This is a predicted structure of a 477-nucleotide part of an RNA (small-subunit ribosomal RNA, 3' major domain) from a metagenome. The full RNA is in RNAcentral, with records from SILVA. The coordinates come from a structure-prediction model, not an experiment, and the mean pLDDT is 84.
Context: one part of a larger RNA
RNA sequence: UGACGGGGGCCCGCACAAGCGGUGGAGCAUGUGGUUUAAUUCGAUACAACGCGAAGAACCUUACCUACUCUUGACAUGUUAGGAAUCUGCCAGAGAUGGUGGAGUGCCGAAAGGAACCUAAACACAGGUGCUGCAUGGCUGUCGUCAGCUCGUGUCGUGAGAUGUUGGGUUAAGUCCCGUAACGAGCGCAACCCCUGUUUCUAGUUACCAGCACGUGAAGGUGGGGACUCUAGAGAGACUGCCAGUGUUAAGCUGGAGGAAGGUGGGGAUGAUGUCAAGUCAUCAUGGCCUUUAUGGGUAGGGCUACACACGUGCUACAAUGGGCACUACAAAGGGAAGCAAAGCUGCGAAGUGGAGCGGAACUCAGAAAAGUGCUCGUAGUCCGGAUUGAAGUCUGCAACUCGACUUCAUGAAGCUGGAAUCGCUAGUAACCGCGAAUAAGCAUGUCGCGGUGAAUACGUUCCCGGGCCUUGUACA
Numbered sequence: 001u002g003a004c005g006g007g008g009g010c011c012c013g014c015a016c017a018a019g020c021g022g023u024g025g026a027g028c029a030u031g032u033g034g035u036u037u038a039a040u041u042c043g044a045u046a047c048a049a050c051g052c053g054a055a056g057a058a059c060c061u062u063a064c065c066u067a068c069u070c071u072u073g074a075c076a077u078g079u080u081a082g083g084a085a086u087c088u089g090c091c092a093g094a095g096a097u098g099g100u101g102g103a104g105u106g107c108c109g110a111a112a113g114g115a116a117c118c119u120a121a122a123c124a125c126a127g128g129u130g131c132u133g134c135a136u137g138g139c140u141g142u143c144g145u146c147a148g149c150u151c152g153u154g155u156c157g158u159g160a161g162a163u164g165u166u167g168g169g170u171u172a173a174g175u176c177c178c179g180u181a182a183c184g185a186g187c188g189c190a191a192c193c194c195c196u197g198u199u200u201c202u203a204g205u206u207a208c209c210a211g212c213a214c215g216u217g218a219a220g221g222u223g224g225g226g227a228c229u230c231u232a233g234a235g236a237g238a239c240u241g242c243c244a245g246u247g248u249u250a251a252g253c254u255g256g257a258g259g260a261a262g263g264u265g266g267g268g269a270u271g272a273u274g275u276c277a278a279g280u281c282a283u284c285a286u287g288g289c290c291u292u293u294a295u296g297g298g299u300a301g302g303g304c305u306a307c308a309c310a311c312g313u314g315c316u317a318c319a320a321u322g323g324g325c326a327c328u329a330c331a332a333a334g335g336g337a338a339g340c341a342a343a344g345c346u347g348c349g350a351a352g353u354g355g356a357g358c359g360g361a362a363c364u365c366a367g368a369a370a371a372g373u374g375c376u377c378g379u380a381g382u383c384c385g386g387a388u389u390g391a392a393g394u395c396u397g398c399a400a401c402u403c404g405a406c407u408u409c410a411u412g413a414a415g416c417u418g419g420a421a422u423c424g425c426u427a428g429u430a431a432c433c434g435c436g437a438a439u440a441a442g443c444a445u446g447u448c449g450c451g452g453u454g455a456a457u458a459c460g461u462u463c464c465c466g467g468g469c470c471u472u473g474u475a476c477a
Stems, first nucleotide, its partner, number of pairs: 001477002003474003007471007015461002019425005026316008034307002042053002064302007073125001077124002079121005086103007107114002127291002130289003136285002138280003141276001143274001148187006154163003167178003193268004198236007208225002212223003239262001242256005318418001322377006334365003339358002344353003384415001389410007431453007
């Protein structure tokens, strides 16, 4: 100087408390451990691994296993020789591959030859998702969006170092003010950036429709309009600016006015010096080591989907604030050409047929759902719940057996609110409800977004956890 203390003081955070809803019990989905296996590829392991890499394992992917195969190689550069490339048939084979035919002669150049591609040979070499993240770069997590981390000069100390950065107030903040052997400065904080909340101007189509006409079963459907909504560009607006109180006349704090918004308005992006030899050699790059008829390459099939069990994360429920049936409203944000697909017709349905329109404020996915109104069920393992199983189908795709999603009929398991323990959340939040997108066919209870309905509680900081500053003790570094 740090680190640590079941030392002290001050302060903060959904840290506790006050509340609301969960997990832990059930069934299923998914990940992991374990076990099994020819293989169940590899990595991630307290918080910070476990719906994680994986924005999507039937083949492919794929790295694993078995079998069959190749050896200058699937890929790069170089040498020599030959041939255009390319397209296509038959036979053997699970295929890779092997054998054997046919078509074809191109481009540049006068020619020699050349470019591109193919075949053969030998050698330099290729190749490796092989090892080492404790040899590394890059990227990332975490403490933590916590308020800290430092430097120059000066001063103090023999020195390590200290001071500044401590103190008194204040703040979300090392934020600002005052004091001060310090005076300044840098990286962080804040602001500058994006979205959202109010408004003005400009513009008015594919969006809109107040007034004026036309028109319909209905409808901005038509003429038209530039008011409104909206779209999208430029501005305004919030700064403790104003008032009162308080404070040291300061920084600020409390209340008020005006205002769409008030003291950082709400949300996002943004992550200092460093810590964990944290994670990643399997994104990529890379030192060293290892391998070279194999630890490289190709193919078919299998596996990654196994199942006594244990754990994590979720979905669906156990019902009446509910289930069922009928009728009837109101979104936002997105996607669409190897695409989105309307009307119509067929089917109980998944879907099929059809093909208008649309590279889209125009067409389409697209019906929002919870909510509302009416009827029914009457506390029952039920008209709750939907697992499991049987049958019949639909779709994608060479191909749904291992191993896809969905539909219909039948079946109708556990489950009556969950022990110890434990998680999230402070407002348009939690909770409930549906909608969309990415992921090259198909596959979503996951992920990332979007809107609709819309709470309760916070006395307070004694305690648990994490953190910041000062101080004290120490046989620790």